This is a predicted structure of a 693-nucleotide part of an RNA (large-subunit ribosomal RNA, domain II) from a Sphaerochaetaceae bacterium. RNAcentral holds the full RNA, with entries from ENA. Rfam family: Bacterial large subunit ribosomal RNA. Its Rfam clan is "LSU clan".
[in-house]
Context: one part of a larger RNA
RNA sequence: GCCUACGAGUUAGUCGUCGUUAGCGAGGUUAACCCCGAAUACGGGGGUAGCCGAAGCGAAAGCGAGUCUUAAUAGGGCGUUUUAGUUAGCGGCGCUAGACGCGAAACCUGCGUGAUCUACCCAUGGCCAGGUUGAAGCUUUGGUAACACAAAGUGGAGGACCGAACCGGUAAACGUUGAAAAGUUUUCGGAUGAGCUGUGGGUAGGGGUGAAAGGCCAAUCAAACCGGGAAAUAGCUCGUACUCCCCGAAAUGCAUUUAGGUGCAGCCUUGUAGAAAGUGUUACAGAGGUAGAGCUACUGAUUGGGCUAGGGGGCUUCACCGCCUACCAAACCCUGACAAACUCCGAAUGCUGUAACAUGAUUCACAGGAGUGAGGGCAUGGGUGCUAAGGUCCAUGUCCGAGAGGGAAAGAACCCAGACCAUCAGCUAAGGUCCCUAAAUAUACGCUAAGUUGACCAAACGUUGUUCGACUGCAUUGACAGCUAGGAUGUUGGCUUGGAAGCAGCCAUUCAUUUAACGAGUGCGUAACAGCUCACUAGUCGAGCGGUUGUGCGUGGAUGAUAAUCGGGCAUAAGUGUAUUACCGAAGCUAUGGAAUUCGGAUUUUAAAUUCGGAUUGGUAGGGGAGCAUUCCAGUCUGCGUAGAAGGAGUAUUGCGAAUUACUCUGGAGCGUCUGGAAAAGAAAAUGUAGGC
Numbered sequence: 001g002c003c004u005a006c007g008a009g010u011u012a013g014u015c016g017u018c019g020u021u022a023g024c025g026a027g028g029u030u031a032a033c034c035c036c037g038a039a040u041a042c043g044g045g046g047g048u049a050g051c052c053g054a055a056g057c058g059a060a061a062g063c064g065a066g067u068c069u070u071a072a073u074a075g076g077g078c079g080u081u082u083u084a085g086u087u088a089g090c091g092g093c094g095c096u097a098g099a100c101g102c103g104a105a106a107c108c109u110g111c112g113u114g115a116u117c118u119a120c121c122c123a124u125g126g127c128c129a130g131g132u133u134g135a136a137g138c139u140u141u142g143g144u145a146a147c148a149c150a151a152a153g154u155g156g157a158g159g160a161c162c163g164a165a166c167c168g169g170u171a172a173a174c175g176u177u178g179a180a181a182a183g184u185u186u187u188c189g190g191a192u193g194a195g196c197u198g199u200g201g202g203u204a205g206g207g208g209u210g211a212a213a214g215g216c217c218a219a220u221c222a223a224a225c226c227g228g229g230a231a232a233u234a235g236c237u238c239g240u241a242c243u244c245c246c247c248g249a250a251a252u253g254c255a256u257u258u259a260g261g262u263g264c265a266g267c268c269u270u271g272u273a274g275a276a277a278g279u280g281u282u283a284c285a286g287a288g289g290u291a292g293a294g295c296u297a298c299u300g301a302u303u304g305g306g307c308u309a310g311g312g313g314g315c316u317u318c319a320c321c322g323c324c325u326a327c328c329a330a331a332c333c334c335u336g337a338c339a340a341a342c343u344c345c346g347a348a349u350g351c352u353g354u355a356a357c358a359u360g361a362u363u364c365a366c367a368g369g370a371g372u373g374a375g376g377g378c379a380u381g382g383g384u385g386c387u388a389a390g391g392u393c394c395a396u397g398u399c400c401g402a403g404a405g406g407g408a409a410a411g412a413a414c415c416c417a418g419a420c421c422a423u424c425a426g427c428u429a430a431g432g433u434c435c436c437u438a439a440a441u442a443u444a445c446g447c448u449a450a451g452u453u454g455a456c457c458a459a460a461c462g463u464u465g466u467u468c469g470a471c472u473g474c475a476u477u478g479a480c481a482g483c484u485a486g487g488a489u490g491u492u493g494g495c496u497u498g499g500a501a502g503c504a505g506c507c508a509u510u511c512a513u514u515u516a517a518c519g520a521g522u523g524c525g526u527a528a529c530a531g532c533u534c535a536c537u538a539g540u541c542g543a544g545c546g547g548u549u550g551u552g553c554g555u556g557g558a559u560g561a562u563a564a565u566c567g568g569g570c571a572u573a574a575g576u577g578u579a580u581u582a583c584c585g586a587a588g589c590u591a592u593g594g595a596a597u598u599c600g601g602a603u604u605u606u607a608a609a610u611u612c613g614g615a616u617u618g619g620u621a622g623g624g625g626a627g628c629a630u631u632c633c634a635g636u637c638u639g640c641g642u643a644g645a646a647g648g649a650g651u652a653u654u655g656c657g658a659a660u661u662a663c664u665c666u667g668g669a670g671c672g673u674c675u676g677g678a679a680a681a682g683a684a685a686a687u688g689u690a691g692g693c
Stems, first nucleotide, its partner, number of pairs: 001693006011097003015094010027052003033046005056063002066078004100239002103236001107229004112225002119203009128193001130162003133158001137154006166190003171186004205221001207217003242627006252265005266372002268369005274364002278359009292345001293343002299339002304334003308329001310328002312325004375400010405416003420594004425590003431584003434569003440581001442580006453571002461556003465553002468550007482540005488513003493507003519534001523532002595617010628682001630679006637672001639671002647666006654659001
């Protein structure tokens, strides 16, 4: 992991409540017990103790359709005036019990069991190869006045040294479903000591023991193990078993030692031979202070200017006056502009009411049963944050949640669209129509040359890329570009300067002459000249050439971590803009057939069936309805069965389905139909339990 079996809302209560069926009914009902008949259990009869109801109010005495409070006859509270209960069966839910099942860590209790492991202690025994060092003391010699002292020898001390046994466990590798629930190999520490060890004994669970690590006390220790309280408790996790049909949520508010729980309300469902509303549109009547707007309409904030108090600075002065100011600046005037906690103003929506019209069960009340009370995305209006977040907190809507189908390559919530069933029928939506891939290599006119683009997003700024406009200048009296030629004279203008001659710099009626034209000079150049060139002009050429601005598509800007790409191939359209016509395309709509629910009508007949028409049939939690199967019991078929029961393997039938029936083979002795009843009554999941493989 698979198979088989087992495995979870049960039972009890003269409890509560609601529904339903039946009996009796202003009443209903017996319990224990007794009698009779069956003979354990049941049936019939008796039994009025007791209980509930028909009257309440008050703490009570008590009074009573009233009563209590009170001085009250007032007012107020609870009642009456509104007539149904009760007993039994069954069902839903609640309560008390283990109470749907499994599951703690823990707590308490007992003269409970443990020191054969291990900690410490007591008694009595045992063990420590070999080698090294050489303390005290002593002896001899030297030495001293005598000691002291020195040397040699002897001696054999030590929590001394090296190192086996023994005890330990430093480092690494291996092992890690091991050879082993702590080891192996190599290495390493102690090894006459606070040493190691045998045997016997002692200390016991809030207790022991501890050279102290919360260590150890039998593979168990921040309180051992075993039995019991005990099915402890678990607002927590997991699991909770057949079918079909109808409806169908919530993730919100308030409160909570409350926040992943719960109570009440909200939202769902079922019922009532309940009530008469609900919703939309239009019109009318209202309240309001949002969006916007505005501010010489307030409160505040605020640009520039004017005017001008006050202040600063400067001048003047012995002082008082006085003057000036491109300084700061109140008030006022002009101008520009701001506000969630500003408003002289002020919508659209939304809300309330009335009327008409439309719709057709959507609304409300009461009663039974719930679940939910972690929500999430998107769009819009806001707060918070960085006008960050797949962020967070509100509001309105929608979808996912609980929603399948088509599109977006792929995809909870984006676009289209709400799946009763069947069909090898048709039409469409979003989106598409070169191939992958169903359908246009469609039509018309443009644009793009960047593979831009072709289903994720690029900015400021730059661009003589190109399209189409607007305005404007020049041009056959010849423009623009190119080529040929000229581009001169007074003069080297004056000043300055070492020099300044068109061209370092300054000055200016920058003039005049000759001219087709030619600046007291546009740039390069020289020390200064020279030289080259430009403006300007002529010739040649022969038709457009410039400037400003707008617009479409492009272009640079363009940088990310494994290898790239429009989904891919690829495409100059199969890109892109405008317009048009076809087609494809979904569980949408239609067609044909069928099923079910519900409403209305009709017919037959009293139980529902038939028929016609309309609407409906996605669904988690959850509510309601109808069934199938299993085991047992009672009656029934005067049922079936060795001429083959149950069980097993298969094929077909019937039913929407759970399932059922027939037949064949196997099997070898029991089993079923129908009507009722009762449950140890349905398994795929619980790291479920047991067995097998």